Predicted 3D model of a 346-nucleotide part of an RNA (small-subunit ribosomal RNA, central domain) from an uncultured bacterium.

Context: one part of a larger RNA
RNA sequence: UUGGGCGUAAAGAGGGAGCAGGCGGCCUGGAGGGUCUAUUGUUAAAAGGCAAUGGCUUAACCAUUGUAAGGCGAAGAAACCGGCAGGCUAGAGUUCUAAAGAGGAUCGUGGAAUUCCAUGUGUAGCGGUGAAAUGCGUAGAUAUAUGGAGGAACACCAGUGGCGAAGGCGACGAUCUGGGAAGAAACAGACGCUGAGUCCCGAAAGCGUGGGGAGCAAAUAGGAUUAGAUACCCUAGUAGUCCACGCCGUAAACGAUGAGUACUAAGUGUUGGGGGUCAAACCUCAGUGCUGUAGUUAACGCAAUAAGUACUCCGCCUGAGUAGUACGUUCGCAAGAAUGAAACUC
Numbered sequence: 001u002u003g004g005g006c007g008u009a010a011a012g013a014g015g016g017a018g019c020a021g022g023c024g025g026c027c028u029g030g031a032g033g034g035u036c037u038a039u040u041g042u043u044a045a046a047a048g049g050c051a052a053u054g055g056c057u058u059a060a061c062c063a064u065u066g067u068a069a070g071g072c073g074a075a076g077a078a079a080c081c082g083g084c085a086g087g088c089u090a091g092a093g094u095u096c097u098a099a100a101g102a103g104g105a106u107c108g109u110g111g112a113a114u115u116c117c118a119u120g121u122g123u124a125g126c127g128g129u130g131a132a133a134u135g136c137g138u139a140g141a142u143a144u145a146u147g148g149a150g151g152a153a154c155a156c157c158a159g160u161g162g163c164g165a166a167g168g169c170g171a172c173g174a175u176c177u178g179g180g181a182a183g184a185a186a187c188a189g190a191c192g193c194u195g196a197g198u199c200c201c202g203a204a205a206g207c208g209u210g211g212g213g214a215g216c217a218a219a220u221a222g223g224a225u226u227a228g229a230u231a232c233c234c235u236a237g238u239a240g241u242c243c244a245c246g247c248c249g250u251a252a253a254c255g256a257u258g259a260g261u262a263c264u265a266a267g268u269g270u271u272g273g274g275g276g277u278c279a280a281a282c283c284u285c286a287g288u289g290c291u292g293u294a295g296u297u298a299a300c301g302c303a304a305u306a307a308g309u310a311c312u313c314c315g316c317c318u319g320a321g322u323a324g325u326a327c328g329u330u331c332g333c334a335a336g337a338a339u340g341a342a343a344c345u346c
Base pairs, nucleotide, nucleotide: 003318004317005316006315007300008299012314014201015200016199017198021194022193023192025088026087027086028085029084033081034080035077036076037075039074040073041072042071043070049067050066051065052064053063054062055061091191093187094186095184096183097182103177104176105175106174107173108172109171110154115149116148117147118146119145120144121143125136126135162169163168206247207246208245209244210243211242215241216240220236221235222234223233258313259312260311261310262309263308266291267290268289269288270287271286272285273284274283275282295302296301319346320345321344328339329338330337331336
């Protein structure tokens, strides 16, 4: 609990779909629920509030009078809100056209490289470091050539380039499939925005079952370094990293910036459309960057992709520590996650 705030001071939920709720475009009609009235009746204890006057020397204080706010009924108004009926097309949507894209899922294919295996050539070293050593090598290594196996990742293109709600998505082909932009203006006629709870998605690590295992590599072992070295460096190396299915539900999940709508100087890149042109210039829509005016900000900065000007809805904050802890509850196989205090100290 009002108010004031949430880029960096405390504070935007990791992201979405959406029930309830809140809010909602233009015009007309009729009703009159909200609303309103120099209207009217009745009721509302006093004190308190406000105004005037008075009493204590003044004030505070006190008294008197008036007034105002509320409830219920009556009469009336019809702009606004809500409800009913009818209409509209600027919001939202459907259709059509021709394009863009690492958007998603499944199946398949490819080349480079590392490693391993086999064979040939070849001989004493290789490897590694600041320097070394452990390690590998005359049972023939390293190097080099040919063939083979297997797994993982896709150099160049590559770009403050693209796509996706976010997480995220880069070799190539096929199949299935989602979304967005532009143009046309046929259909339809407010069908919209937000969204407590709910449901779904959600990097990495981790967990379960079964596969797979090239490289890398927590743990671990050894060698160094060092006073020590449970590290940094080196040699090895297991989980894991990969696949399928099922969990987990967290991240500096960041633009540290919730979503939507409208408005508010310019300049300059770039991506995808459209108009225009012989080709350009130029105009325009949607994205994505930089600079910058007004404005804003404590400052830094932001500045049509706002942190400007407004409105709608949701989430969140309210001194620091204790503490994202304890307890309880829910979820989870577990790890733990979610919710989330207080005493006390300053």

RNAcentral holds the full RNA, with entries from ENA and SILVA. Its mean pLDDT, the model's own confidence on a scale to 100, is 87.